[in-house]
Record summary: This is a predicted structure of a 525-nucleotide part of an RNA (small-subunit ribosomal RNA, 5' domain) from an uncultured Ectothiorhodospiraceae bacterium. Its Rfam family is "Bacterial small subunit ribosomal RNA". Its family is annotated with structural constituent of ribosome and ribosome in the Gene Ontology. It was read from a public genome assembly. Model confidence (mean pLDDT): 87 of 100.
Context: one part of a larger RNA
RNA sequence: GAUUGAACGCUGGCGGCAUGCCUAACACAUGCAAGUCGAGCGGCAGCAGGUCCUUCGGGAUGCUGGCGAGCGGCGGACGGGUGAGUAACACGUGGGAAUCUGCCCAUCGGUGGGGGAUAGCCCGAGGAAACUCGGAUUAAUACCGCAUACGCCCUACGGGGCAAAGUGGACCUCUGAUUUAAGUUCACGCCGAUGGAUGAGCCCGCGUCCGAUUAGCUAGUUGGUGGGGUAAAGGCCUACCAAGGCUACGAUCGGUAGCUGGUCUGAGAGGACGAUCAGUCACACCGGAACUGAGACACGGUCCGGACUCCUACGGGAGGCAGCAGUGGGGAAUAUUGGACAAUGGGGGAAACCCUGAUCCAGCAAUGCCGCGUGGGUGAAGAAGGCUUGCGGGUUGUAAAGCCCUUUCAGCAAGGAGGAAAAGCGUACGGUUAAUACCCGUGCGUCUUGACGUUACUUGCAGAAGAAGCACCGGCUAACUCCGUGCCAGCAGCCGCGGUAAUACGGAGGGUGCAAGCGUUAAUC
Numbered sequence: 001g002a003u004u005g006a007a008c009g010c011u012g013g014c015g016g017c018a019u020g021c022c023u024a025a026c027a028c029a030u031g032c033a034a035g036u037c038g039a040g041c042g043g044c045a046g047c048a049g050g051u052c053c054u055u056c057g058g059g060a061u062g063c064u065g066g067c068g069a070g071c072g073g074c075g076g077a078c079g080g081g082u083g084a085g086u087a088a089c090a091c092g093u094g095g096g097a098a099u100c101u102g103c104c105c106a107u108c109g110g111u112g113g114g115g116g117a118u119a120g121c122c123c124g125a126g127g128a129a130a131c132u133c134g135g136a137u138u139a140a141u142a143c144c145g146c147a148u149a150c151g152c153c154c155u156a157c158g159g160g161g162c163a164a165a166g167u168g169g170a171c172c173u174c175u176g177a178u179u180u181a182a183g184u185u186c187a188c189g190c191c192g193a194u195g196g197a198u199g200a201g202c203c204c205g206c207g208u209c210c211g212a213u214u215a216g217c218u219a220g221u222u223g224g225u226g227g228g229g230u231a232a233a234g235g236c237c238u239a240c241c242a243a244g245g246c247u248a249c250g251a252u253c254g255g256u257a258g259c260u261g262g263u264c265u266g267a268g269a270g271g272a273c274g275a276u277c278a279g280u281c282a283c284a285c286c287g288g289a290a291c292u293g294a295g296a297c298a299c300g301g302u303c304c305g306g307a308c309u310c311c312u313a314c315g316g317g318a319g320g321c322a323g324c325a326g327u328g329g330g331g332a333a334u335a336u337u338g339g340a341c342a343a344u345g346g347g348g349g350a351a352a353c354c355c356u357g358a359u360c361c362a363g364c365a366a367u368g369c370c371g372c373g374u375g376g377g378u379g380a381a382g383a384a385g386g387c388u389u390g391c392g393g394g395u396u397g398u399a400a401a402g403c404c405c406u407u408u409c410a411g412c413a414a415g416g417a418g419g420a421a422a423a424g425c426g427u428a429c430g431g432u433u434a435a436u437a438c439c440c441g442u443g444c445g446u447c448u449u450g451a452c453g454u455u456a457c458u459u460g461c462a463g464a465a466g467a468a469g470c471a472c473c474g475g476c477u478a479a480c481u482c483c484g485u486g487c488c489a490g491c492a493g494c495c496g497c498g499g500u501a502a503u504a505c506g507g508a509g510g511g512u513g514c515a516a517g518c519g520u521u522a523a524u525c
Base pairs, nucleotide, nucleotide: 001525002524003523004522006521007520008519009518010517013372014371015370016369017368018367019365020364021330026328027327028326030325031324032323035074036073037072040071041070043067044066047065048064049063050061051060052059053058081283082282083281091207092206093205094204095203096202099200100199104196105195106194107193108192109191110190111189112146114144115143122135123134124133125132126131152161153160154159166188167187168186169185170184171183209255210254211253216246217245218244221243222242223241224240225239226238227237228236258280259279260278261277262273263272264271265270285306286305287304288303289302308319309318310317311316336362338361339360340359344358345356346355347354348353375405376404377403378402385396386395387394388393409466411461412460413459414458415457419452424446425445426444427443428442429441430440431439469514470513471512472511473510474495475494476493480509481508482507483506484505490497491496
């Protein structure tokens, strides 16, 4: 000099864009952060409507809109947080073969016919509660056989084995009419298989901090065979056999640490760091374990052990903010118990839509960067006052006053973009189809959808009106005098100042440098 997730002191007008627990991976009150689907199912608590009955109090009825609880499906493995652990194939980079992959895309083939249960509801029982148990009854895209098998799997090549689920819309036929049923068709599904895409698992070369005052380490250890296990290679596991494997090119042990793209500095080489943003890994009160599932050994799932907190009728139970806010504590120190799903994205759904503390916004903080303002012109009687003086003056100083102007920003008022594309509805065409119906796609029209928001921006109004400080002035280093003090009080980054004329202490006048900041401290180059 540059820099910072900074802090402290003094001061503080506005805006834009960023950033904001670096410490206790300490403990957490409260609210919210993952739901959704009635177009899978039986149904129907509550709400609204209809119908029926009524003693006018009300009652009945799933009939309709809908829908609590329940069964079932998909999603809770993403998104969000943190950096404890980890010196490791964890990460970075470049390769590899023995693998899996829900939803998505493409292609091929299928979707036949049966069965038995079980929640809920009802009845009963236990318990303070959490909740649990028994009986009866019921449905499915829940579960289980059978049939079939293009293919797929196993095979001793003879053969053997394995599937599926329906739901909704529209049309047509029969009829005097309605419903049901059959049929046709469309959409969404379901099953088998192949390929792709995406994601994930595994192996290897190289790179990746300090210590030798750590020199030897290793028994599933190193290799083989048989077996097991996994989606998959492999001591991954097991039995037997052999005696190997690593190490001064630093094994083992100890300390420290998430890694990277990058960030800071520097002419570069290098050095230091790894906040925000992005990729990746690990963790979710501490330790262990598996279940479900395409995917977890699972932050807001389960089980066991432990510590802690809470409830209890003492028998027994409940909990996990390193999600967003917020509280206590620790600390030099780090924000609101805000708004909205309008946009982007995610989950569910055919869709409308619902959910979303992801996200987008707002609030707080000069924490940083950037921009703007605090007025402009004129004005010598060089006013008054201050300071100083050799008492003549000098300086503050065109500075002020005065006169003439302007109105950025802030204030008040009015107007007012863009972030909005869609979806829905109508219509034309195309696709599909037996079809002009339904459905899908494209175009046109129409109708709306904004948290921010009193938005940005523009115009008008008033009036210089509301807006400057901080550090320094001995040398390094730009800037000097007076008074006070008298080795005292004090200053200090280094050299050093202060013991009676201190440009170095304290105050004042003046000056210098930066400026909504300025200094100090800490840290890095």